[in-house]
RNA sequence: AGAGUUUGAUCGUGGCUCAGAACGAACGCUGGCGGCAGGCCUAACACAUGCAAGUCGAACGAGAAGUUGGUCUUCGGACUGAUGGACAGUGGCGGACGGGGGAGUAACGCGUGGGAAUUUACCCAAUGGUACGGAAUAACCCAAGGAAACCUGGGCUAAUACCGUAUAAGCCCUUCGGGGGAAAGAUUUAUCGCUGUUGGAUGAGCCCGCGUCGGAUUAGCUUGUUGGCGGGGUAACGGCCUACCAAGGCAUCGAUGGUUAGCUGGUCUGAGAGGAUGAUCAGCCACACUGGGACUGAGACACGGCCCAGACUCCUACGGGAGGCAGCAGUGGGGAAUCUUGCACAAUGGGCGCAAGCCUGAUGCAGCCAUGCCGCGUGAGUGAAGAAGGCCCUAGGGUUGUAAAACUCUUUCGCUAGGGAAGAUAAUGACGGUACCUAGUAAAGAAGCCCCGGCCAACUCCGUGCCAGCAGCCGCGGUAAUACGGAGGGGGCUAGCAUUGUUCGGAAUUACUGGGCGUAAAGCGCACGUAGGCGGAUUGACAAGUUGGGGGUGAAAGCCCGGAGCUCAACUCCGGAACUGCCUCCAAAACUGUUAGUCUAGAGUCCGAGAGAGGUGAGUGGAAUUCCUAGUGUAGAGGUGGAAUUCGUAGAUAUUAGGAAGAACACCAGUAGCGAAGGCGGCUCACUGGCCCGAUUCUGACGCUGAGGUGCGAAAGCGUGGGGAGCAAACAGGAUUAGAUACCCUGGUAGUCCACGCCGUAAACGAUGAAUGCUAGUUGUCGGGCGGCUUGCCGAUCAGUGGCGCAGCUAACGCAUUAAGCAUUCCGCCUGGGGAGUACGAUCGCAAGAUUAAAACUCAAAGGAAUUGACGGGGGCCCGCACAAGCGGUGGAGCAUGUGGUUUAAUUCGAAGCAACGCGCAGAACCUUACCAGCCCUUGACAUACCAAUCGCGGUUACCGGAGACUUCAGUUCGGCUGGAUUGGUGACAGGUGCUGCAUGGCUGUCGUCAGCUCGUGUCGUGAGAUGUUGGGUUAAGUCCCGCAACGAGCGCAACCCUCGCCUUUAGUUGCCAUCAUUUAGUUGGGCACUCUAGAGGGACUGCCGGUGUCAAACCGGAGGAAGGCGGGGAUGACGUCAAGUCCUCAUGGCCUUUAUGAACAGGGCUACACACGUACUACAAUGGACGGUACAACCGGCAGCCACUUCGCGAGAAGGAGCAAAUCCCUAAAAGCCGGUCUCAGUCCGGAUUGGAGUCUGCAACUCGACUCCAUGAAGUUGGAAUCGCUAGUAAUCGUGGAUCAGCAUGCCGCGGUGAAUACGUUCCCGGGCCUUGUACACACCGCCCGUCACACCACGGGAGUUGGUUGUACCAGAAGCGGUUGAGCUAACCUUCGGGAGGCAGGCCGCCAAGGUAUGGCUGGUAACUGGGGUGAAGUCGUAACAAGGUAACCA
Repeated sequence: AGAGUUUGAUCGUGGCUCAGAACGAACGCUGGCGGCAGGCCUAACACAUGCAAGUCGAACGAGAAGUUGGUCUUCGGACUGAUGGACAGUGGCGGACGGGGGAGUAACGCGUGGGAAUUUACCCAAUGGUACGGAAUAACCCAAGGAAACCUGGGCUAAUACCGUAUAAGCCCUUCGGGGGAAAGAUUUAUCGCUGUUGGAUGAGCCCGCGUCGGAUUAGCUUGUUGGCGGGGUAACGGCCUACCAAGGCAUCGAUGGUUAGCUGGUCUGAGAGGAUGAUCAGCCACACUGGGACUGAGACACGGCCCAGACUCCUACGGGAGGCAGCAGUGGGGAAUCUUGCACAAUGGGCGCAAGCCUGAUGCAGCCAUGCCGCGUGAGUGAAGAAGGCCCUAGGGUUGUAAAACUCUUUCGCUAGGGAAGAUAAUGACGGUACCUAGUAAAGAAGCCCCGGCCAACUCCGUGCCAGCAGCCGCGGUAAUACGGAGGGGGCUAGCAUUGUUCGGAAUUACUGGGCGUAAAGCGCACGUAGGCGGAUUGACAAGUUGGGGGUGAAAGCCCGGAGCUCAACUCCGGAACUGCCUCCAAAACUGUUAGUCUAGAGUCCGAGAGAGGUGAGUGGAAUUCCUAGUGUAGAGGUGGAAUUCGUAGAUAUUAGGAAGAACACCAGUAGCGAAGGCGGCUCACUGGCCCGAUUCUGACGCUGAGGUGCGAAAGCGUGGGGAGCAAACAGGAUUAGAUACCCUGGUAGUCCACGCCGUAAACGAUGAAUGCUAGUUGUCGGGCGGCUUGCCGAUCAGUGGCGCAGCUAACGCAUUAAGCAUUCCGCCUGGGGAGUACGAUCGCAAGAUUAAAACUCAAAGGAAUUGACGGGGGCCCGCACAAGCGGUGGAGCAUGUGGUUUAAUUCGAAGCAACGCGCAGAACCUUACCAGCCCUUGACAUACCAAUCGCGGUUACCGGAGACUUCAGUUCGGCUGGAUUGGUGACAGGUGCUGCAUGGCUGUCGUCAGCUCGUGUCGUGAGAUGUUGGGUUAAGUCCCGCAACGAGCGCAACCCUCGCCUUUAGUUGCCAUCAUUUAGUUGGGCACUCUAGAGGGACUGCCGGUGUCAAACCGGAGGAAGGCGGGGAUGACGUCAAGUCCUCAUGGCCUUUAUGAACAGGGCUACACACGUACUACAAUGGACGGUACAACCGGCAGCCACUUCGCGAGAAGGAGCAAAUCCCUAAAAGCCGGUCUCAGUCCGGAUUGGAGUCUGCAACUCGACUCCAUGAAGUUGGAAUCGCUAGUAAUCGUGGAUCAGCAUGCCGCGGUGAAUACGUUCCCGGGCCUUGUACACACCGCCCGUCACACCACGGGAGUUGGUUGUACCAGAAGCGGUUGAGCUAACCUUCGGGAGGCAGGCCGCCAAGGUAUGGCUGGUAACUGGGGUGAAGUCGUAACAAGGUAACCA
């Protein structure tokens, strides 16, 4: 410090996610030791049991046990004294501290800094005093009641308990005369106490400034309320309380009400500013079962005190009582989750006490828990045969890996044993026989977790097969998964490691530091204006802001720096710095501010001119439309893509004249004008707003913006009343259509118009808030004035309104003195998409609705600009048998062939729009053959390796084959040596036309023989990319020329290659024959001129001429030439596209099979047949059929062959048989054509299918299932619907002919020649393609994308008759305890008394205040609900096709 993710790619916007740190954590796996910390975040839920606050005999009375003295004794004991001091009591001090948890509290509660009207037990200092009396009471004793708790009556008694009197330095009150008020003693001493006052210290109370969460869908709140006066009350000020008076007080600088929350030092994070948080430690606050209340006291409205009410729990004899762990342990419960019913007062501290001491779950320690931080260990060295095993493998090896083993060494920790602290100042040690030290022991007891697709360090194999699963985001998994699971290996951290949760960071993603608003989210529709914010020049004063310096404070701890102590560290201690803050004093005076003056540049104003659809009202004009009346006139009119509905013989349309009515104002008219915006258009008048210009008169900052507020505000819509010609939602009809609730047509009502009143919204747009200043130009135009002159031009100027353009800005597009530039001021608004501008609430409205405005849930994007493509029922240019113009076909028939389908045991498999379908198949009777049924083989039909045997001779017998002879490999160095063959065996293996063409190579098709596809360097652009390759011409062509930020180059085009066409030359056999002979015949002699053959050359290049064109490229015409503008044809196929085709040509990864999915055999099938399609053939006839005669080719092929010729057969063919391995011989007849006659328009002398019969040939074999011949038979078919194919010249059409395959089989395929046309105006349209341009929401690229209803499932939400809680308000009832007041006939020790009584007090009564509770009625807010509403999500549902291209009616807003 960044990274991943929107796209085909790019830039920017923008969200989501990750890497970091942290934690009172939890969960999973694992777990050796120690130190230091931490440990109910949830139920302020309920609590069994024990302990947590007592102490003082030096305040007091009484006084048990025990000890002891004395006396008596019946020897048991009794009495008495001393000591002793338990238990309880009176009294004092302490139980207001310490300890706990955070419910409440948005507050002077807390923080910080100040303040005045107070108090403070114990403590310190100072200064006084401490005299004299009195009356009670508990304990105790006696008695009564009660289950208990406890309680009642009578009697005795003490005090530092209580009361009175005296005194008063100082104190308090005061009307200034005066008045009031203390004390306690204990003790042998010392001393400790008590009391008044003053001061201090400490603690506490009170007041104030500032700061302290979020929401306005909470905007008004308040009656003791705000203030005053009198009184009361308090320690103290104060409406704190009360009576009276006044009507105030608070609030948009956020009152009031509601939600949430203890606050702080700090903690976590962050570069910081900030953000989040408030465990442990420390300060403050509030609380103590819930609510209320007071008492005592220095201090409480009191955690372990009291009273009352309530809920709950317990005891009970049912009458009544008891209790409060948010103290320490502990229990239940809740929860993902948080410990021992431990030891000790040894230390530190606290209470009491003179003290000893007692008490202390504060505290010090120990226990449990990897909860965190820190430290240590689990060994170290040597060790290559690189062991074994594992894993991978290209089979060679690699890796685990010096790792292990082995050898040598060490002992931290642990364990065993011995010693043994500091903490303690004299005593006292819970911790603890602990820390630590020493000895011994043996490598001995001690390693896991997560990850390995990218982000993000780390890779392979196997399994699985969109399954199982993973996942933080992007995303993996559908048979070769580095992403799932396992293994090996590797990476990271380590007694831990992952995960989950939460916080900050990254996030400049709320932007103070530090963001934006034309199009990404975002400028209010426009103006006026209140508060507020900001504000011209100059002089003086002040000193609030500001700046500098000083003082106080900012607790400690923590953070940071330096040092020190535990072996180090964590931890602890010491010192420093810091605590960015607040208060206060002094100083300065530039800026802001305040104040007092002055000024004129901002602003306004007087005067003089000017332009204008600015506004309102009244009047008025012509054209047009429609209607009415009348005339002329006759059959149509109207309308459309085409029609129909409609109107018209009752006279329309058309036309003429007259009249009526309403609305709108042609031309002028202009990126012209005016207005704040909406908006404003015939003409005239009246009233009226603003602006500009010119002069410069006056005022003297009067200004800018503007939250709330107010006004204006298109269209549509609403209300009331008019008006209504045209147009026209709704509606009706006609068309269109699959449908057509639309587009088109015919009608037509609201409405549109007027008046008045509402509504308040628009894509109200420049998608651009207002104001001011500054920053190059140039060119139009509207208004005004100025200067110059040549009088219609030039120059300068103010105010508008446009175009282009520099700097600058911008993501880019673009903006650019009319800024989106540079700056200032003020306002409004934005913070991912959807849900949603929706719900609820509120305000406004007659309504429609408007304004304000969420959440749950869901997605990882949504969106902007630009780029390259692709596409368009966008545009331009161009090409192609693409259309058109022609010729001939297909589609109808029969047959052939291929395919689908069906059938079958099998009908093997593949090919599927063009680009599958006479395709693989250049030829299925067997074979082929892959298919089916049957039978048979298992190292195999084929390959490699190993082992064994045989592959000699003679004889005999038998068998088989053969007419018969006859019948056993080769080499050799002579060694059964080598090779080969055969047979048998072995385990490795062979084999597979089995699967995957979506794992592949190779080959091929197609766009397309279309003219394109790219690169280097340079330049432009942030970039994807562009340029070049675009433009003007031209071409068949990215062919060439010109221009140009491009210059060059490559693959394509063209050319080079083959062939045909002309000529020359070379060579003439098997070819040829002009001349000379010769023959039936180039047959022969001869010749090589010609033809031809096959080698080498020439020839054509826009080279020449003319014209056009830019002086170009090129085009047009001409000459010459065999050939002319690429001369014809072929071969040749750029980058790429289609996961195109092929695993069945071949090769090949993986998978599958192995007595079978392999191999062999014979038979069948691939040839089936209601049907459908493709491609051919033959026809339908006279341009023909049949017959006879007759002419002219080319390319080929030939020995298991072609076969002359002869004979036979009607013929297919047969039998003989010459020639030829071929320019020699053969196939070989060419056919159409030409000549002659015949048939005469018919299902025919057309056509030949089908069928019967008879044959031929090939072949082992023609049944399934060959071809051909002959005789007979003679089907459909009379030119073919919609539709559709080929062809532009030696082409189409037509005619024959050859070849491959092949035993045989050709209508197919590939070649060859013969005869030989028609037409092309042209590019509007169909199809395909190229280039440029445009739009795009497409990029799997239009076979794209995508919208809404309906149906189904799930999810969250709104409404909802209601129902059930919480909270709060109002009114009333009620009124415990307590306090205050009053009464007090009852009771009454201290003082007074004249002894009667009084003063004073108490119980009791009454009144006031008041908690819980009750009744009624509201507000707010939850839960739940039949039903209902829309929303969201969900691989393959339904209906349409709204949007994106002119999206097929441009889209969109109200």
This is a predicted structure of a 1454-nucleotide RNA (small-subunit ribosomal RNA) from an uncultured prokaryote. The coordinates come from a structure-prediction model, not an experiment, and the mean pLDDT is 85. The sequence is in RNAcentral, with records from ENA. It matches the Rfam family "Bacterial small subunit ribosomal RNA". Its family is annotated with structural constituent of ribosome and ribosome in the Gene Ontology.